[in-house]
Context: one part of a larger RNA
RNA sequence: AACGAACGCUGGCGGCAGGCUUAACACAUGCAAGUCGAACGAUCUCUUCGGAGAUAGUGGCAAACGGGUGAGUAACACGUGGGAAUGUACCUUUUGGUUCGGGACAACAGUUGGAAACGACUGCUAAUACCGGAUAAGCUCUACGGAGGAAAGAUUUAUCGCCGAAAGAUCGGCCCGCGCUAGAUUAGCUAGUUGGUAAGGUAAUGGCUUACCAAGGCUACGAUCUAUAGCUGGUCUGAGAGGAUGAUCAGCCACACUGGGACUGAGAUACGGCCCAGACUCCUACGGGAGGCAGCAGUGGGGAAUAUUGGACAAUGGAGGAAACUCUGAUCCAGCCAUGCCGCGUGAGUGAUGAAGGCCUUAGGGUUGUAAAGCUCUUUUAGCAGGGAAGAUAAUGACGGUACCCGCAAAAGAAGCCCCGGCUAACUUCGUGCCAGCAGCCGCGGUAAUACGAAGGGGGCUAGCGUUGUUC
Repeated sequence: AACGAACGCUGGCGGCAGGCUUAACACAUGCAAGUCGAACGAUCUCUUCGGAGAUAGUGGCAAACGGGUGAGUAACACGUGGGAAUGUACCUUUUGGUUCGGGACAACAGUUGGAAACGACUGCUAAUACCGGAUAAGCUCUACGGAGGAAAGAUUUAUCGCCGAAAGAUCGGCCCGCGCUAGAUUAGCUAGUUGGUAAGGUAAUGGCUUACCAAGGCUACGAUCUAUAGCUGGUCUGAGAGGAUGAUCAGCCACACUGGGACUGAGAUACGGCCCAGACUCCUACGGGAGGCAGCAGUGGGGAAUAUUGGACAAUGGAGGAAACUCUGAUCCAGCCAUGCCGCGUGAGUGAUGAAGGCCUUAGGGUUGUAAAGCUCUUUUAGCAGGGAAGAUAAUGACGGUACCCGCAAAAGAAGCCCCGGCUAACUUCGUGCCAGCAGCCGCGGUAAUACGAAGGGGGCUAGCGUUGUUC
């Protein structure tokens, strides 16, 4: 000098920030991802019979973003600079198409099982759901003969869509050089291990996987093992070099009760999806089921210690939609906390008989001290009353009757904490008597203690001041 601090005493206001560093401990409750009727059938409601509205289901897009945490990870994880063998929904540009058919399954109806969760059977039905035929500029494969392979419609008739291909943009996947903690009281490690051939697999390279062949590969420039740790931009300190650190904000990575697995999809091996196993919790009619706050609040627990079960989608951004709009604990705001930084105030001038009181005293006086009182002013701020924004664009403001402006009354509501032996600014009296106690170091205290306790006085900082912890 600094802090995501804590503790003790004290505490007026505002602005801007910050706020579980510990148990990646367990979680009651509510909310945090939906949307589209201009894809579809059906049902219901209203109706001025024109139509309008609502929705469980099928279907589409989204849910892989946004938000949280740092357990794991010493690694191409991250940082930086390169690379080729690659994917990319939505978006942009260009180009070529959008033809003919078919059979189902939900919903619904009936029957039925179960305590529930949830099912089973029969029958009916639509589509931008599913399947087949045709076509193929371009595309894929090719023994260059050829072969394969697409589409979906909607309505308000103007658009929005759908399919193929090429390019772009964006975002990824992969590879490499260099950089990246400690320990040798860890010296050898390795069998898909290292390389090759062939095949499989992937969007793609590759022992990524498999078969065969060879016997390699790493290591004292520290392999392997062990411990610790998310990495970076940055942050703190320092004249710098460096040292320490990685809260908030931003980029990347990893994780989502623990372990494993795939499905869907352009994209996940998916926090609020699925399956299996395990621990735990809950429901049960004992047959069987349900759950996952390291989302926002909140609860218990742990701890020296860390906030509201708040408001709004008004703005910014995101998802869906043609749009109106809906959703959004992202976000914007408000609440709590001196946790920090910054600003302001707690009054100003005058006032000597140097009042009273306190303290000291050599008893004369000194000091507190212009301090108070008194007199004259001012009203920042807090209070009351009136007006009242920008942020929003034609409309729409949670914040909020907020910020700000004007007026009113009264010095009126607003000062503490630590220290005073030396280091180190600041001294006397009383009490105590190696006791009680102090203490960062040196050291004080055993009867005259400037070092303990109190008082008066003084010094420092100030809505804070000290202590403790940690870093330089």
The part of an RNA shown here (small-subunit ribosomal RNA, 5' domain) has 472 nucleotides and comes from an uncultured prokaryote.
The RNAcentral record of the full RNA draws on ENA.
It matches the Rfam family "Bacterial small subunit ribosomal RNA". Gene Ontology terms of the family: structural constituent of ribosome and ribosome.